The RNA shown here (transfer RNA) has 76 nucleotides and comes from an Armatimonadota bacterium. Its Rfam family is "tRNA". The family's RNA type in Rfam is transfer RNA. Rfam links the family to the GO term triplet codon-amino acid adaptor activity. Taxonomically the source falls in Armatimonadota (Bacteria, Bacillati). The prediction has a mean pLDDT of 82. The same sequence occurs in records of 2 taxa.

[in-house]
RNA sequence: GGGGGAGUAGCUCAGUUGGGAGAGCACUUGCAUGGCAUGCAAGGGGUCGUGGGUUCGAAUCCCAUCUCCUCCACCA
Numbered sequence: 001g002g003g004g005g006a007g008u009a010g011c012u013c014a015g016u017u018g019g020g021a022g023a024g025c026a027c028u029u030g031c032a033u034g035g036c037a038u039g040c041a042a043g044g045g046g047u048c049g050u051g052g053g054u055u056c057g058a059a060u061c062c063c064a065u066c067u068c069c070u071c072c073a074c075c076a
Base pairs, nucleotide, nucleotide: 001072002071003070004069005068006067007066010025011024012023013022019056027043028042029041030040031039032038049065050064051063052062053061
C1' cells in the first nucleotide's frame, strides 16, 4: 500500500426485505425480609465511530475518513 471483518446504553451484544432503537447484566427507586443476599415492580441512561450524499423517511443504501482485528504485497 491492497482485500476482508468489526465499531449500537457503563459492559456483552441483537436489530442487515429502509419506517417502533432494543435485550441481558450493571445503575436508581419502591415492595417483601429484623438486615444482607435474593425475588418482584417501576424508572434513568444512546447525536447507532465521524463527516457528507440518496430518500417522504437511514443503525440499515452510496462516498470519504478514523480506530481495532485478520490476510496479502512491498522494504529491510